This is a predicted structure of a 299-nucleotide RNA (Bacterial RNase P class A) from a Flavobacteriaceae bacterium. The sequence is in RNAcentral, with records from ENA. It matches the Rfam family "Bacterial RNase P class A". The family's RNA type in Rfam is ribozyme. Its mean pLDDT, the model's own confidence on a scale to 100, is 75.

[in-house]
Parts: sequence; C1' cells; structure tokens
RNA sequence: CCUGCAGGCCAUCUUAUCGCUCCUGUUUUACAGGAGAGGAAAGUCCGGACACCACAGAGCAGCAUAGCGGGUAACACCCGUCCUCCGUUUCGGCGGAGCGGACCAGUGCAACAGAAAGCAAGUACAGUUCGGCUGUAGUGAAAUCAGGUAAACUCUAUGCGGUGCAACGCCAAGUAGUUCUACAAUUUGAGAGCAGCUCGUUCGAUGUAGAAGGGUAGGCGGCUAGAAUGUAAGAGUAAUUUUACAUCCAGAUAAAUGAUAAGACACGACAGAAUCCGGCUUAUAGGCCUGCUUUUUUU
Repeated sequence: CCUGCAGGCCAUCUUAUCGCUCCUGUUUUACAGGAGAGGAAAGUCCGGACACCACAGAGCAGCAUAGCGGGUAACACCCGUCCUCCGUUUCGGCGGAGCGGACCAGUGCAACAGAAAGCAAGUACAGUUCGGCUGUAGUGAAAUCAGGUAAACUCUAUGCGGUGCAACGCCAAGUAGUUCUACAAUUUGAGAGCAGCUCGUUCGAUGUAGAAGGGUAGGCGGCUAGAAUGUAAGAGUAAUUUUACAUCCAGAUAAAUGAUAAGACACGACAGAAUCCGGCUUAUAGGCCUGCUUUUUUU
C1' cells in the first nucleotide's frame, strides 16, 4: 500500500430574511429572549417506571430461561471466564460464533444406496464349540441390545398476576339511567370481580338475552427534571460504579420542528417524536477512528 473481519463516532453545516409550535418575562394582544424530529424516532421482540383491577391466595395448565461468576431498577440484555465449533497460523497464539442441563424416563426423525437403518431380520466369504456364535468384505453420515439428534416432542431445575397513556383522573354539557318480550333468581346467594380452568375468596339484589327509541363524541390533567446528560478523579480485567462540578436539551393533538437566497463540502443514504426509560433485531449513501488479519515492497 492492499484484502477481509469485528467494534466505535459523525450522519449535512454556516449566514440572512420570513413563517409555525412551546416555555419564560412584561406596559399585555403585541414585543423580547430561549428551545424545537433519530441512531435507529422503525419492528412492537424482551425488561421495567407509572396507572388501574385489588384487601389477598392455592393447585393445574401455559409461557420463559439453562456451564460458572459478576453488572443492572430489571431482562431472553451486557461483562469476564471455562468448554465446544469455525477461520487463520511461525502451532506460541490471534480473530469470530454459541443452538452450552438430560438421549439408561419415554416417544419420534434420518432421502438415496444397501440384504437390512434396529432389543429386528440377514447378502457374499472365512472360522466354528455348528448357536448369526465370531470375524472380514459391500452400501452408507451411521450396521449386530449400535451410535446421532432435544431453537424434535419431552424430562429436570429455576422463575412468572393481568391490562395498558386509546392506562387513568377531573370538569362541563345533554337526554329518557326510557319502553316491550322471554328465562332465571330473590340471602338455602342469581350475578359480577380476581389473565385461562378448578377450588377458594370479595362485593352483592335483581340479573341474562333480544328488540325499539333517545343523548353524548367537548375541555383540562397525565405531558416530560429523568433509574437524565457532560467533564474530571478514584475503584474494578471489564461490564459498571462512587464522589465532585456543571447543564436543562420537543411536548404536537389531524397533528408544529419549515420556506427562500448565498456559500461550504463528505453533494446528504436509511428515514419523522405522540407516556417515558434500559436493551435486542432490522435498514443504511458517505466520512473518520481502533484492533486483528491477507498480499506486496523496504529494512
């Protein structure tokens, strides 16, 4: 220099004018200041915060995890280490992946080839105690109570309430919490709730099904100061954590975060917040950094 692998960061920028949304201030109705879409905002796959069911259970079923240890609010996530596998190798090692408990509890699965794919039968040859008893050969990934396979069913161990901001709470308005039919019940407990079923338990006097008819679809909160971010020092192999200092960085509601002009250059890919946070997965133009590695050249 070049090839490949893995990881990390950025992901349009600057100026001017106008426009939109929110917050703060103030004589208010207008002005001034500040802020305004991502690393994945995507998927809705995990874990939670928060809210309600609810005062609170047991069993079964179902689901999830799986070497050992640590981290975290928690996790199926992350870190370390052992083991297994893949690539490479100067065989010292290096890089990467992980589907990592159990195949004598049981049930399955394995094309073709082969005589035959399993407590069975039996091809060819040889030995023989004449019993497929023993061995060799053929076929095949695997051939004599065989091994393989469990992100095959399953077993073992451990764990697990549910629903979700369209949660939930408040206010206002409005009518007719109206009429009819059927069945059941009326404290000897109908019915409703507790994710499914059973038990149990709580509330409990009308309930279930059908039909007709009437009113409403509004506003406010939740709503962004948080398991937050940045810098420095310490502890630790690391994930991470402790302390100190500093900062405040969207809250729309049919949906704001834009338009124009000039310039820069990496010429802009994937792509747009809707309760929030920690992960995982997927998509991705271009630029930069780190580690290992291939090849070539030089020393």
Overview:
The source organism's lineage runs through Bacteria, Bacteroidota, Flavobacteriia, Flavobacteriales and Flavobacteriaceae. Of the family's consensus pairs, 97% are formed in the model.